[in-house]
Annotation: RNAcentral holds the sequence, with entries from ENA. This is a predicted structure of a 77-nucleotide RNA (transfer RNA) from a Roseiflexaceae bacterium. It matches the Rfam family "tRNA". By type it is a transfer RNA.

RNA sequence: GGAGCCGUGGUGUAGUGGCCAAACAUGGAGCCCUGUCAAGGCUCAGAUCGCGGGUUCGAAUCCCGUCGGCUCCGCCA
Repeated sequence: GGAGCCGUGGUGUAGUGGCCAAACAUGGAGCCCUGUCAAGGCUCAGAUCGCGGGUUCGAAUCCCGUCGGCUCCGCCA
C1' cells in the first nucleotide's frame, strides 16, 4: 500500500429498510420477601447504533469518506 471482517447501554450479544421512541442476558438502583445474608419476585435508570456525509417517504441496517481493532496479501530497509 491492497483486501476482508468487526465497532450497538457498564459488560457480552441480537436486530440485515417500516412491526424498533432499539431487544435479551449480566451488571447497577429502589421496593417486596427473610431474624440476617444469599436466592427469588416486582419496578426503575442506562445505547439516538464509532464519527461525518449521501440515498430513501423512511437507515442500526444500503452507498461514500474517515477513525479504531483484528486477520490475510504485497512492498521497502